This is a predicted structure of a 530-nucleotide part of an RNA (small-subunit ribosomal RNA, 5' domain) from uncultured Butyrivibrio sp.

[in-house]
Context: one part of a larger RNA
This record gives sequence, C1' cells and structure tokens, in this order.
RNA sequence: GGAUGAACGCUGGCGGCGUGCCUAACACAUGCAAGUCGAACGGGAUUCGAGAGAUUAAUCUUCGGAAGCGUCUUUUGAUGACAGUGGCGGACGGGUGAGUAACGCGUGGGGAACCUGCCCUUAUCCGGGGGACAGCAGUUGGAAACGACUGAUAAUACCGCAUAAGACCACAGAGCCGCAUGGCUCAGGGGUAAAAGAUUUAUCGGAUAAGGAUGGACCCGCGUCUGAUUAGCCAGUUGGUGAGGUAACGGCCCACCAAAGCGACGAUCAGUAGCCGGCCUGAGAGGGCGGACGGCCACAUUGGGACUGAGACACGGCCCAGACUCCUACGGGAGGCAGCAGUGGGGGAUAUUGCACAAUGGACGGAAGUCUGAUGCAGCGACGCCGCGUGAGUGAAGAAGUAUUUCGGUAUGUAAAGCUCUAUCAGCAGGGAAGAAAGGCCCGCAAGGGAGAUGACGGUACCUGAGUAAGAAGCCCCGGCUAACUACGUGCCAGCAGCCGCGGUAAUACGUAGGGGGCAAGCGUUAUCC
Repeated sequence: GGAUGAACGCUGGCGGCGUGCCUAACACAUGCAAGUCGAACGGGAUUCGAGAGAUUAAUCUUCGGAAGCGUCUUUUGAUGACAGUGGCGGACGGGUGAGUAACGCGUGGGGAACCUGCCCUUAUCCGGGGGACAGCAGUUGGAAACGACUGAUAAUACCGCAUAAGACCACAGAGCCGCAUGGCUCAGGGGUAAAAGAUUUAUCGGAUAAGGAUGGACCCGCGUCUGAUUAGCCAGUUGGUGAGGUAACGGCCCACCAAAGCGACGAUCAGUAGCCGGCCUGAGAGGGCGGACGGCCACAUUGGGACUGAGACACGGCCCAGACUCCUACGGGAGGCAGCAGUGGGGGAUAUUGCACAAUGGACGGAAGUCUGAUGCAGCGACGCCGCGUGAGUGAAGAAGUAUUUCGGUAUGUAAAGCUCUAUCAGCAGGGAAGAAAGGCCCGCAAGGGAGAUGACGGUACCUGAGUAAGAAGCCCCGGCUAACUACGUGCCAGCAGCCGCGGUAAUACGUAGGGGGCAAGCGUUAUCC
C1' cells in the first nucleotide's frame, strides 16, 4: 500500500447493487416451513332438483269424491365439507460444518462386477376368479397418549388361476471373440413369475421385454496440513478354499488352512482441518484464506438399529438406549429450530415473530387448481462497493469578528454579505410502468388463429410541473519518516508515542486556540492476511 462476513470511537444527506452469529453442532416459548389426487375406492354433513307411495289444509263438489300446498317414507340425479382405504411425493428443495487426513475431495481412468421411480422410443398383452381389512355400527379399557373385542363392506389395496414372445433358473449344443476369471450370438426341450381400471369417450392409466436419457453405487493411478521431543504397527490382521450376503466386486461376513501385510519414499500415534471451483495479495514465482455464489461430502439432541421404498439406514418417519425439558389421576405418556422469523445465553459483534405465490422452480392433479419461510420482494444495519448532493457565477469597502503583531501591519479572504442564476437529491402536485403470456377457454383434423383474465413489490421506478439556496460535513493529522506552524497554558508534572523519541520555564512533539495539510459521508483506531 492492498484486503476483510469485521468490531470500537467521533460524525452522518440520498440512491443502486450486494451482504449480515466468524462465539455455544448451547437450550428453545409461539406461528409457519410437505403435501396433493373424488378422473383409484366405500362412505358422506350441507344445498338444489326429479319420480313413486302414504296422509292431508285452503278450493271445487252431483257429498260418492276430484284435485292437491305441506309433512313423512322410498328411489334416483347434481353439489360435494370431512375423516378413512389407496396412489404419488415426504430421499427434492432448505440448514449447518460437529465429525472426517479419508478414494472424503480434486483430476484422469475402469467394469468381462452394477442399479435407476417419473421422462422418451419400440414391440406385445390387459382373460377369468377369490378372501380380507379400515372407515362405519355395537360393546369395552385408559387421566391422557392411545387402544381391545364383535359384526358388515369397496377398490388401481391383497391373493390364487389362465396365457408367456421375451425375461429369470437349472440342463444340454453350435459358432465367433477376448484381457485371466470369461464375453457375445443362435437354436433345443424343462421349470418359475404378469396385469387395473377410471372417465365429461377427448383421454389418463396397468403388465412384460428391449433400448435411450437422467441420477446413483463401486474400483484404480496421481495430488491433498503439522509433529520423529511419536519408530515400530497390525489378529479378520495378509492371502487362499468353501459357504453366506449385496444391485454388484470384495475379509463385506463366517468356517477351515497358511503366516503373512505395512513402515525413514515416514507406517503407527498425536495435533489441526470439511474438500474444490475460487477469493485476497504479489510483476511473477509464491504466500494466506475457503464467508457469500456454484459442485461434492458429512451431519440433523447423543449413540445404535433396521423397516418401507426405484432411491434412506431417512432434519420436520419408526424402534431401542442415554442426557435434558414438559404433562400426569403416579399406572404411564409427549418433545427435538444445524428450515423461516423469533427468545434466552455466550460474545467486541451480526437483522423482521413482514408481504406474496404475480414471476421462476418444485410436489400432486387430465385440468381447474391446492401446497411451497424454495423463491420473488419489502424491513433493519454507512457492513462493503459504486454513483449523486450539500450549490454556480459575480463580488475589495480587502467589511465586521477572530488570531497574531516589530502596533505599521499580516492572516482567515472572494471567503462572507450584496447582486445575477440554476434546481440534482430531499419535500409538494399531476401522470404512471416493464416485469404477463403461457397455461386454461373458443374455432380448427392439423398447422394455426381468436377473445378474455392474472402484479406481492407498488401508486414503487420513471416522466412532467410548480417553487425556495432553502433541509444536508465531518474526521484525522501538522518534530523526522510524512503533505501541513504560530500563540498561549503546563513545567520530567499533566500527558504523547507506529519507530526514533518529546516534556526538568521561550515545547512547531503534551493541552487549547488561530491557521494549515489529507481524506470525505465518512474519517481514524484495533485485529488478521499478503
């Protein structure tokens, strides 16, 4: 000098874009953050109709009855709150950096050792049955959380049967190939396993197989901090055989056998640390850092475990154990902000319990749409960067005041006043966006065409007008380094100080004033890095 997620002191007009718990991965009140589908299913409050039956008021009546508001029962249609069964999604998105020195990450490879829901392409199929369980009704236990028993019931829920091209399994052939185990293709008979319907008739789905795309798992080479005042380490340890397990290879696990394996090219141990793209500095080489944004990893009160599923060993799922908090009728239960706000605590220090789904994206849905603290915005903080303003021109009687003085003057100083202008910003008034055209609807076989709706930000940005110099400057320094000097006070005192050093009676170094220098809505100080 540059830089910072900064803090502190003094000061502070406006705007844009960014950015904001670096400490206690400390504890958390409250609200919200993951739902959706009635075009899978049985119910169904409510509301609105239609038909049939019973009964019947006013009315008509030949007194037999006719017609019939209303009420009740029943059938049926529409609407469809709501809980339940079922499907998809809760493995994404969002947070944090504790752990991890590791195939975790980066980079380059490998598979003859793998998986992949939704999406796309191709081919084929969707036949016929059965038994349950919720919701519900009844009984019942418990303070509650939550159950138990009995009875009936639907499905795209569950389970058999049929069919089986291809798939898988075990046989048994032929051909080709390779990189060791082996791989590919073709043909044979045997065994095993499929499916689901809905609807507004436009469609949306279901099953099998093959391929693609996307995403993921695994293996390897190289690279990846410090300490030798850590020198030896290891018993599933190293390898083999067999069996198990997995999507898959493998001591991944197990039985048996052998006794290996790693290490001064630093094993082991200890300390520290998420890694990278990048960021800061520097001419570069290098050094330091990994906050925001993007990629990967790990974690979700601590430890362990599996279930479901295409995918988890699962932040707002389950089970067990521990600590903590809360409820309790003392028998037993409930909870997990390292999501967004917010609270306490810690700290030098870090924000609103805001608005909206209008846009982008996501989940579900055929769609309308619903949900979305992702996101878009707004609020707070000079925390940072950038931009703008606090006026411009003229103006010598060099006014007054102040400081100083050799008392003549000199400085402040064109500075002010005065005169003439201008109106950025703020304030006032008028107008007023872009971001929003898709989807949906209508016409059309299609291509395409048409009409109309939707804005949180926000009456914001922006434009125009009127009108006043009005409302808007501080901070640090002035001995040398280092730009900038005098007076007074003090008298080794009070104090200053980054280094050298100032101060003991003329201090340009302390304090104050005048003047000056520097930067400027900031200026200094402290901390850290180059």

Lineage of the source: Bacteria > Bacillati > Bacillota > Lachnospirales > Butyrivibrio. The full RNA is in RNAcentral, with records from Greengenes.